[in-house]
Context: one part of a larger RNA
RNA sequence: CUGGGUGUAAAGGGUGUGUAGGUGGUUUUUUAAGUUCAAUGUGAAAUCCCGUGGCUCAACUGCGGAACUGCAUUGGAUACUGGGAAACUUGAGUGAUGGAGGGGCAAGCGGAAUUCCAAGUGUAGCGGUAGAAUGCGUAGAUAUUUGGAGGAACAACAGAGGCGAAGGCGGCUUGCUGGACAUUAACUGACACUGAAACACGAAAGCGUGGGGAGCAAACAGGAUUAGAUACCCUGGUAGUCCACGCCCUAAACGAUGAAUAUUAAAUGUUGGCGGUAUCGACUCCGUCAGUAUUGUAGUUAACACGAUAAAUAUUCCACCUGAGUAGUACGGCCGCAAGGUUGAAACUC
Repeated sequence: CUGGGUGUAAAGGGUGUGUAGGUGGUUUUUUAAGUUCAAUGUGAAAUCCCGUGGCUCAACUGCGGAACUGCAUUGGAUACUGGGAAACUUGAGUGAUGGAGGGGCAAGCGGAAUUCCAAGUGUAGCGGUAGAAUGCGUAGAUAUUUGGAGGAACAACAGAGGCGAAGGCGGCUUGCUGGACAUUAACUGACACUGAAACACGAAAGCGUGGGGAGCAAACAGGAUUAGAUACCCUGGUAGUCCACGCCCUAAACGAUGAAUAUUAAAUGUUGGCGGUAUCGACUCCGUCAGUAUUGUAGUUAACACGAUAAAUAUUCCACCUGAGUAGUACGGCCGCAAGGUUGAAACUC
């Protein structure tokens, strides 16, 4: 390489958009590139194989045949693939109608709570723990009442419920804006699928500049615990957490399960539509499409389990794996302000 694989044994890229490439619906016609058949030429000899000879046999070797599975040219065939032409509507998209949603961005607003400040009441404790102490408090704390300031997060509703490509998204209102779904069947007429590169997005932490800073809290300080305690517990507390702009680009970025299409028993919940039934109406019941969840047949699986949301049956395309350690290290390249990221070995050992 081939083969075999990738939920948990090594292995699915964090996610999307999408270029090249690969693959691609139905019908007619044409072409004859692939495909296929035939003929001709060539495919040196030796070798290999078969037959038959020569050395006493064999190795070795002579002769004859087959073969050389290839290439070229010419002439046929046209089912399939490809190219050209024409058409179609079921794939895909557009339109129309409709409802659902924490999808995104921006601005404004709201109440509860913590903390702080001011004032009133009030007096000796408060706080904290397994128990304590550090700490706070007679310069009046804790508690309680009123007023004010400021930042961050949005209880109940809340659901195995919804939305988003993933990361993720939850108070309310307004503006701007993306996508999906259902019904319809007016329009386009294969416009599709996948996707190396490329581009975009990408939790938390971290970085740069400028703001902000209530609570929480790495580092740090103190008090405990302990043989020690650079911890667990307690009292404090700075970066950070928040905002704007710019970087970083990694996660058990997980369903540890790439995307797309088709086919293959059922049952039960739930979300959003639609149709029918029923009704004064809302329920109800039946059907159907799209999601989401549990059980389960066939089948699959090493087992666990998966099972129409497949890990079943098939097809297309991409990514990745190939004993363990060394090592996601070294070196080099690229990216980054840095931290570091990405690509990614070998010697050697077993």

The part of an RNA shown here (small-subunit ribosomal RNA, central domain) has 350 nucleotides and comes from an uncultured Eubacteriales bacterium. The full RNA is in RNAcentral, with records from ENA and SILVA. Model confidence (mean pLDDT): 86 of 100. Rfam family: Bacterial small subunit ribosomal RNA.